RNA sequence: CAGGUUGACCAGGGGAUCGCGGCGGGCUGCGGCUCGCUGAGGAAAGUCCGCACUCCACAGGGCACGGUGCUGGCUAACGGCCAGGCGGGGUAACCCGACGGCAGAGUGCCACAGAGAACAGAGUGCAUCCGCAAGGGUGCGAGGGUGAAACGGUGGUGUAAGAGACCACCAGCGCGCGCAGCGAUGCGCGCGGCUAGGCAAACCCCACCGGGAGCAAGGUCAAACAGGCGCAUUGGGGCGGCCCGUCCCGCAAAAAGCGCCGGGUAGACUGCACGAGGCGUCCGGCAACGGGCGUCCCAGACAGAUGAUCCCCCUUCGCGCAGGCGAGGACAGAAUGCGGCUUAUCGGUCGGCCUGGCAU
Repeated sequence: CAGGUUGACCAGGGGAUCGCGGCGGGCUGCGGCUCGCUGAGGAAAGUCCGCACUCCACAGGGCACGGUGCUGGCUAACGGCCAGGCGGGGUAACCCGACGGCAGAGUGCCACAGAGAACAGAGUGCAUCCGCAAGGGUGCGAGGGUGAAACGGUGGUGUAAGAGACCACCAGCGCGCGCAGCGAUGCGCGCGGCUAGGCAAACCCCACCGGGAGCAAGGUCAAACAGGCGCAUUGGGGCGGCCCGUCCCGCAAAAAGCGCCGGGUAGACUGCACGAGGCGUCCGGCAACGGGCGUCCCAGACAGAUGAUCCCCCUUCGCGCAGGCGAGGACAGAAUGCGGCUUAUCGGUCGGCCUGGCAU
């Protein structure tokens, strides 16, 4: 320098004018006005996992169903993260893997092709016998062919031809032991029978985990209409010319009124913004992460604000010899909160590592 790989971060900057949500102050004629502060993201998204929180259910155990699935750790928890092992890809950095069950518990499946897809078989073939021949019987499982996969490989012995039938070595398997490691696992030694196909994101088995619904959860206050209860008034009669007043009767029916009650609709408030919080620094740890100290307060609509216009700068593309001109600048967007995963994303900054080339 080129190519690659990996990690962290930014997400256009400045100004002017107009406008919007929230909080606080002031004013108010209660309708608002005004001033100040503040107002989206790395994914706010998908809602795929895991929690907090809330209500409901719940003695304990089991079955069923669902999920997870190498080991050790982290965490509130996880299907997440870190470290390691094993397998696969890559020259390498690095990347990918549901990676429990040697599929020696049982059941099941293995397309097409092929004779045969699991205790296989003779289409081609090898050998031999019978037959003039066509062909048939017997033995064989080596060669060819098919296939993703065909019942270990190489060499020899053996045989009519062959074959783990037998032998040596190798591969692979099982069992036992030793060493290293917390462990997954690795390395080594011995013995065994000689060979066992693949598939468990098929049923299944094993281990572990899992109650349901969700902030429109849930809680508080509470109109109107309807309902229940109570109250006094409007009633009838006597005294009286009449009114007021007073006494007696009635409180039944109907109507309107007032008060109270329960329930809790409309509506309002709350949940709801101080939290598994952000930033800085130190300590422990390979790391994920944990701990100490300091500091900061950082959206809360109600399906609803977070914007628009103009100018300058930055940047990309096109045109132009040039001054410059023109067109653009991603994905997207809170709604109870938090931890993850996944997906979308113009352009850019910084760092680690690998490979190749050149120079010293």
Predicted 3D model of a 360-nucleotide RNA (Bacterial RNase P class A) from a Pseudomonadota bacterium. Its Rfam family is "Bacterial RNase P class A". From the family's description: Ribonuclease P (RNase P) is a ubiquitous endoribonuclease, found in archaea, bacteria and eukarya as well as chloroplasts and mitochondria. Its best characterised activity is the generation of mature 5'-ends of tRNAs by cleaving the 5'-leader elements of precursor-tRNAs. Cellular RNase Ps are ribonucleoproteins. RNA from bacterial RNase Ps retains its catalytic activity in the absence of the protein subunit, i.e. it is a ribozyme. Rfam classes the family as a ribozyme. The prediction has a mean pLDDT of 77. The sequence is in RNAcentral, with records from ENA. Lineage of the source: Bacteria > Pseudomonadati > Pseudomonadota. It is recorded under the gene name rnpB.